[in-house]
RNA sequence: GAUAAAGGCAAACCCGGCGAAAGCCGGCGACGCAAAGCUACGAGGCUACCGCGCGACGAAUGAUCGCGCCACGCCAGUCGGGCCGCCGAA
Numbered sequence: 001g002a003u004a005a006a007g008g009c010a011a012a013c014c015c016g017g018c019g020a021a022a023g024c025c026g027g028c029g030a031c032g033c034a035a036a037g038c039u040a041c042g043a044g045g046c047u048a049c050c051g052c053g054c055g056a057c058g059a060a061u062g063a064u065c066g067c068g069c070c071a072c073g074c075c076a077g078u079c080g081g082g083c084c085g086c087c088g089a090a
């Protein structure tokens, strides 16, 4: 980073699987991507099984339901950083 060349990746939807979920894997499929290659180091965001707190129900305990908090879970196609990488016009 170009109406270049050779290529590459693959959003959403849907199908199958894992997971509590976010999300991930595979298939289909292309919205797009000059790193949409890898990496959780920084920022930001997402989920909350379990746990904690409150409330509801109820005579009460328990169970159940709702709300809030909670990351060592998740997102690299949110941004930045690090590492590797094809081609070569202005």
Stems, first nucleotide, its partner, number of pairs: 001087001008033002014027005031077001037083003041080003044075003051069006